[in-house]
Context: one part of a larger RNA
């Protein structure tokens, strides 16, 4: 390499976008129906495919190796000449994919700004008197320089209780107090209207949890380091008092995760049942029923799976396209070495020697 694989055995990129102009990232596939071409595709002819060998029919050495002679084969190329169903280019149609128009609707989706209440902490002053606090039990620790509790006021910073829920929304991190602006996607009902515009998508671009990083604020509460009490054989730790980075903000970088459904995206097709989220439809005895659509949870049949288990949200049955795997460790490393990107930290990319 091929086969054969990717939910857990090694493997699904964290995650989209790839739009517009006459087409189009590159580059694979690509509805339905006409013209016409003949590139692919299929057929014939001609030439060509050196000889030897390999096959087949002969022939010579007593036979065989061997030697020979004819033939077939050399599945290929070029050239020409046809066929026209598929594929391709090419013309014209067309509406089932796609995608705009309009009218409704829902939601922690996104950025901005502003506001509110609880509670913690702290700040001055009342009341008030000896403890509070922690723990298994202690102890550091706070407290007669008046703590703690306790009521009212001030200040401030970070989270938004209940609603709240295998509810919501988002491409994925990931979003939750309310209010305004501004904005993206969805969903649904009826219709015009464009007429394949469409999948996938190596490169590439953009987003991308926490922690780290620059700079400049900010700092209530927690807490890496760090102290100091405990435990303990010891204890650089679970525990308990404190306590700086951080944790918030704004601009800029880092690009990683058990970035997970460990499950790439789109398509179509395959028994059921019981719930959910949004809007319509028909019917109604207005209690509610019936069908179709959208999201999502559970449970199970065929099938499939090595089992577990998955099952119309598939891991069923197909199909396009990417991506990725190829014994275990050494190693997702490399100090000796290459490339790219970062301020660094360190990421991508990616081995070998050894050794089982």
């Nucleotide at each position: 390499c091929u086969g054969g694989g990717c939910g857990u055995a090694a493997a699904g990129c964290g995650u989209g976008c790839g739009c517009g102009u006459g087409c189009g990232u590159a580059g694979g596939c690509g509805g339905c129906u006409u013209u016409u071409u003949a590139a692919g595709u299929c057929g014939g002819a001609u030439g060509u495919g050196a000889a030897a060998u390999c096959c087949c029919u002969g022939a010579g050495c007593u036979u065989a190796a061997c030697u020979u002679a004819g033939g077939a084969a050399u599945u290929g190329c070029a050239u020409u000449c046809g066929a026209u169903a598929c594929u391709g280019g090419u013309u014209g149609g067309c509406u089932a994919g796609a995608g705009u128009a309009u009218g409704g609707g829902a939601g922690a989706g996104g950025a901005u700004a502003g506001u509110g209440g609880a509670a913690u902490u702290u700040c001055a002053g009342g009341u008030g008197u000896a403890g509070c606090g922690g723990u298994g039990a202690a102890a550091u620790g706070c407290g007669u320089a008046g703590a703690u509790a306790u009521a009212g006021g001030g200040a401030g910073g970070a989270a938004u209780a209940c609603c709240g829920a295998u509810g919501g929304c988002g491409a994925a991190g990931g979003c939750a107090g309310c209010c305004a602006u501004c904005u993206g996607g969805c969903c649904u009902a009826a219709u015009a209207c464009u007429g394949a515009c469409g999948c996938u998508g190596a490169g590439g671009c953009a987003c991308g949890a926490a922690a780290g990083c620059g700079u400049g604020g900010g700092g209530a509460g927690c807490a890496a380091a760090c102290a100091g009490g405990a435990u303990u054989a010891g204890a650089u730790a679970c525990c308990c008092u404190g306590g700086u980075a951080g944790u918030c903000c704004a601009c800029g970088c880092c690009g990683u995760a058990a970035a997970c459904g460990a499950u790439g995206u789109c398509u179509a097709c395959u028994a059921g049942g019981a719930g959910c989220u949004g809007g319509g439809g028909u019917c109604u005895u207005c209690g509610g029923a019936c069908a179709a659509c959208u999201u999502u949870u559970c449970c199970a049949a065929a099938g499939c799976u090595a089992a577990c288990g998955c099952a119309u949200u598939a891991a069923g049955u197909a199909g396009a396209c990417c991506g990725c795997c190829u014994g275990g460790g050494a190693a997702g490393u490399a100090u000796g070495c290459g490339g790219c990107c970062g301020c660094a930290a360190g990421g991508c990319u990616a081995a070998a020697a050894c050794u089982c």
Predicted 3D model of a 356-nucleotide part of an RNA (small-subunit ribosomal RNA, central domain) from Porites australiensis. Lineage of the source: Eukaryota > Opisthokonta > Eumetazoa > Refertina > Porites.